Source information:
Model confidence (mean pLDDT): 87 of 100. The RNA shown here (c-di-GMP-I riboswitch aptamer) has 91 nucleotides and comes from a Planctomycetota bacterium. The source organism's lineage runs through Bacteria, Pseudomonadati and Planctomycetota. The model forms 95% of the base pairs in the Rfam consensus. It matches the Rfam family "c-di-GMP-I riboswitch aptamer". About the family: GEMM was predicted in a large-scale screen for bacterial structured RNA regulatory elements. The sequence was found by an Rfam model in a public genome assembly.

RNA sequence: CUCCCGAAACGGCAAACCCGGCGAAAGCCGGCGACGCAAAGCCAUAGGGCCUUCGGUCCAGUCCCCGGACCAUGGCAGCCUGGUUCCCGAA
Numbered sequence: 001c002u003c004c005c006g007a008a009a010c011g012g013c014a015a016a017c018c019c020g021g022c023g024a025a026a027g028c029c030g031g032c033g034a035c036g037c038a039a040a041g042c043c044a045u046a047g048g049g050c051c052u053u054c055g056g057u058c059c060a061g062u063c064c065c066c067g068g069a070c071c072a073u074g075g076c077a078g079c080c081u082g083g084u085u086c087c088c089g090a091a
Base pairs, nucleotide, nucleotide: 005089006088012037013036018031019030020029021028022027035078041084042083043082046081047080048079049076050075051074055071056070057069058068059067
């Protein structure tokens, strides 16, 4: 010095709830707030998984509304693996 690793310190992020906005929804953004996090930074066109179904297809029904099944082109990186970048330096 590098990698694995994760003590300490400086700092960082921010779950749920609540409020406002966007969205069909899942969810996202901002505020508030800290459950947690050493990558809880980024990548969803790397793989798996999970959530949702405006719309589409089919079925039922019968005008439309309503109901059911399936499908991501919508999401989750704070589900796991993976990729990539990065602060500090005890054992």